The RNA shown here (SAM riboswitch aptamer (S box leader)) has 131 nucleotides and comes from Actinopolyspora xinjiangensis. Its mean pLDDT, the model's own confidence on a scale to 100, is 77.
RNA sequence: AGCUCAUCCAGAGGGGCAGAGGGACCGGCCCGACGAAGCCCCGGCAACCAGCGUCGAAACCGCGAUCGCGUUCGUGGCGCGGGACGACGAAAACGGUGCCAAUUCCGACCCGCCAGCGGGACAGAUGAGGG
Numbered sequence: 001a002g003c004u005c006a007u008c009c010a011g012a013g014g015g016g017c018a019g020a021g022g023g024a025c026c027g028g029c030c031c032g033a034c035g036a037a038g039c040c041c042c043g044g045c046a047a048c049c050a051g052c053g054u055c056g057a058a059a060c061c062g063c064g065a066u067c068g069c070g071u072u073c074g075u076g077g078c079g080c081g082g083g084a085c086g087a088c089g090a091a092a093a094c095g096g097u098g099c100c101a102a103u104u105c106c107g108a109c110c111c112g113c114c115a116g117c118g119g120g121a122c123a124g125a126u127g128a129g130g131g
Stems, first nucleotide, its partner, number of pairs: 003129006013042005021031003026107003043100003047097003052089005060082005067076004104123001109120005
């Protein structure tokens, strides 16, 4: 890297360097010298992971009282605590990534209705796991 799962109609700027492209590919349609890509500084948004709180929580572990069964100790049930993990929530963005034009800008393949709209898939991106 391939693979698996989840999410993608919301949200988010300013300055410097730079100098012609960029929006993944293709077809569109857009953005761009009222500076594209890229790099740097400061800022922001909030999806995942990590962390915090609340509720729940199997096996298992510990403690307690006492009841049942068999017996000198074991076992089942009950209560409390711990507990892998699950759900929800908030703040902070402190941490690890990510992101800050347009629904992942629209379409592309399939189905329904049929100048389009709706659903699904493919592809892509991001995160986590895995490797």

About this RNA
It was read from a public genome assembly, where an Rfam model found it. The model forms 96% of the base pairs in the Rfam consensus. The source organism's lineage runs through Bacteria, Actinomycetota, Actinopolysporales, Actinopolysporaceae and Actinopolyspora.